[in-house]
Context: one part of a larger RNA
RNA sequence: CCCUCACCAAGGAACUCUGCAAGUUGACCCCGUAACUUAGGGAGAAGGGGUGCCGCGGCGGUGAAAUAUAGACAUAUGGAGCUGCUUGCGGUCGCAGAAACCAGGCCCAGGCGACUGUUUAGCAAAAACACAGGACUCUGCUGAAGGCGUGAAGCCGACGUAUAGGGUCUGACACCUGCCCGGUGCUGGAAGGUUAAGGGGAGAGGUUAUUGAUCUUUCGGGAUCGAGAAGCUUUGAACCGAAGCCCCAGUAAACGGCGGCCGUAACUAUAACGGUCCUAAGGUAGCGAAAUUCCUUGUCAGGUAAGUUCUGACCUGCACGAAUGGUGUAACGAUCUGGGCGCUGUCUCGGUGGGGGGCUCG
Numbered sequence: 001c002c003c004u005c006a007c008c009a010a011g012g013a014a015c016u017c018u019g020c021a022a023g024u025u026g027a028c029c030c031c032g033u034a035a036c037u038u039a040g041g042g043a044g045a046a047g048g049g050g051u052g053c054c055g056c057g058g059c060g061g062u063g064a065a066a067u068a069u070a071g072a073c074a075u076a077u078g079g080a081g082c083u084g085c086u087u088g089c090g091g092u093c094g095c096a097g098a099a100a101c102c103a104g105g106c107c108c109a110g111g112c113g114a115c116u117g118u119u120u121a122g123c124a125a126a127a128a129c130a131c132a133g134g135a136c137u138c139u140g141c142u143g144a145a146g147g148c149g150u151g152a153a154g155c156c157g158a159c160g161u162a163u164a165g166g167g168u169c170u171g172a173c174a175c176c177u178g179c180c181c182g183g184u185g186c187u188g189g190a191a192g193g194u195u196a197a198g199g200g201g202a203g204a205g206g207u208u209a210u211u212g213a214u215c216u217u218u219c220g221g222g223a224u225c226g227a228g229a230a231g232c233u234u235u236g237a238a239c240c241g242a243a244g245c246c247c248c249a250g251u252a253a254a255c256g257g258c259g260g261c262c263g264u265a266a267c268u269a270u271a272a273c274g275g276u277c278c279u280a281a282g283g284u285a286g287c288g289a290a291a292u293u294c295c296u297u298g299u300c301a302g303g304u305a306a307g308u309u310c311u312g313a314c315c316u317g318c319a320c321g322a323a324u325g326g327u328g329u330a331a332c333g334a335u336c337u338g339g340g341c342g343c344u345g346u347c348u349c350g351g352u353g354g355g356g357g358g359c360u361c362g
Base pairs, nucleotide, nucleotide: 001357002356003355004354005353006352007351008350010348011347014346019343027051028050029049030048031047036041038172052092053091054090055089056088057086058085059084060083061082062081066077067076068075069074093097105341106340107339108338109337110336111335112333113332117129118128133170134169135168136167137166138165139164146156147155148154173328174327175326176325178258179257180256183255184254185251186250187249188248189247192246193245194244198240199239203235204234205233206232207231210227211226212225213224214223215222216221259277260276261275262274263273286320287317298314299313300312301311302310
């Protein structure tokens, strides 16, 4: 010096990112207990008091001797002894009586998530996931929809049947959930346009039995250039041809979206009001410097002697906003943030001691 344990004058968070860590509290009995609330809770709220031993008393349990009636059995009275509890009274000892060990610190306010649960086996336990509840959508069953599987058999769904099952979103509860269907998606429609394979074959090309012309000939023929049926073959226009797309509607708890400029009131300021441009429609209720606010430590108020955090307001929302849910909310949380009481070696500021290392010697 390190690890670990124990104690400390005075102060008591001045430590620090943060009371991290450590302390405080702690059992049982009694008294007492607020806001708020979904009336269950909150609550062990908070905050107080008591606790050993001895004696007495009180309330119980059991119930001997004895007595009365009586021959006995039995019944009644009776209360000893033993024993349980004790909110009572008195006494007594100690610094200390839950005497050791074991055994909640508490309160106030706010964010998030309703809750109990689940999770990154080995740096994250959370505000993430799940959840009951809500909504949309698919599925009518001979093999549902959907899924596993080799486009299989077979199986799950389900020995279920729309109060069922699958998928997606939201996430208890309370009050609510506005406008836009132009784009994308989905659903429905089928008049017209486009349109594949396929059907259809107008026509075109190749080949040549035959044949025309020219040249040549040993007269048998041969060569070159053309025309060219049938067949075979290479192609091939019109026309017919579904779904889809174009098109027409619906649909936002489908994906998503939810404006700008100018002017105007008898101080000023502001603009209920007006004009204009654009749009599918221009953000409603509620909330708002917020887990969202750049400017920003916004401004005002509270708390502090002093507060970039915190709380309450304001609204100028860079860039909240309604099931990618909005706003509240009792209870709950090893959650996050701010404050307070208690308590402490966290600190002022260090000291002492126990154990184990390091170090030296062996």

The part of an RNA shown here (large-subunit ribosomal RNA, domain IV) has 362 nucleotides and comes from a wastewater metagenome. It matches the Rfam family "Bacterial large subunit ribosomal RNA". Rfam links the family to the GO terms ribosome and structural constituent of ribosome.